[in-house]
């Protein structure tokens, strides 16, 4: 340098193919229970979906490009 895969909440990730309201688990916070803690149960907050541009009534999703990480070819 070429090819392929990935980047979504603090962490691990689903959703992308086939556009139509961003979800889950763990963690955090509050509460219940408990002598207290842990466990368990209930609730709450937390995401401008890696950056930019384009298409569209509408983009995490489609197209172009850049950056970052991994694998691979030479």
């Nucleotide at each position: 340098g070429g090819g392929c895969c990935g980047g979504u909440a603090g962490c691990u990730u689903a959703g992308c193919c086939a556009g139509g309201a961003a979800g889950a688990g763990c963690g955090a916070c509050g509460g219940a229970c408990u002598c207290u803690u842990a466990a368990u149960c209930c609730g709450u907050a937390g995401g401008c979906c890696a950056g930019g541009g384009g298409u569209u009534c509408a983009a995490a999703u489609c197209c172009c490009u850049u950056c970052c990480g991994g694998c691979u070819c030479g």
Predicted 3D model of a 74-nucleotide RNA (transfer RNA) from Methanolobus zinderi. The coordinates come from a structure-prediction model, not an experiment, and the mean pLDDT is 84. The RNAcentral record of the sequence draws on ENA, MGnify and Rfam. The organism belongs to Methanolobus, within Archaea. Rfam family: tRNA. The family's RNA type in Rfam is transfer RNA.